A computed fold for an 82-nucleotide RNA from a Bacteroidia bacterium, annotated as transfer RNA.
RNAcentral holds the sequence, with entries from ENA.
Model confidence (mean pLDDT): 80 of 100.
It matches the Rfam family "tRNA". By type it is a transfer RNA.
[in-house]
RNA sequence: GCGCAAGUGGCGGAAUUGGUAUACGUGCUGGUCUCAGAAGCCAGUGGGGCAACCCUUAGGAGUUCGAGUCUCCUCUUGCGCA
Numbered sequence: 001g002c003g004c005a006a007g008u009g010g011c012g013g014a015a016u017u018g019g020u021a022u023a024c025g026u027g028c029u030g031g032u033c034u035c036a037g038a039a040g041c042c043a044g045u046g047g048g049g050c051a052a053c054c055c056u057u058a059g060g061a062g063u064u065c066g067a068g069u070c071u072c073c074u075c076u077u078g079c080g081c082a
Stems, first nucleotide, its partner, number of pairs: 001081007010026003019065001027045006046055003058074005
């Protein structure tokens, strides 16, 4: 340089044919239990805002009533070829 694949809450990782983004697990926080802890159980947990509400799938643009998903460009990582 060329080709292919991947990028989603703190972390791993789902999301059907384009139709409620973040299911599930883990971590974290609070509670319960205990002499104290661990484990178990219960509740909460993307970001901003007092709230209403707004924003968020690596970054940007496009198509569409509607995009994590389709198209184009860029960035990063991995694999292959030379």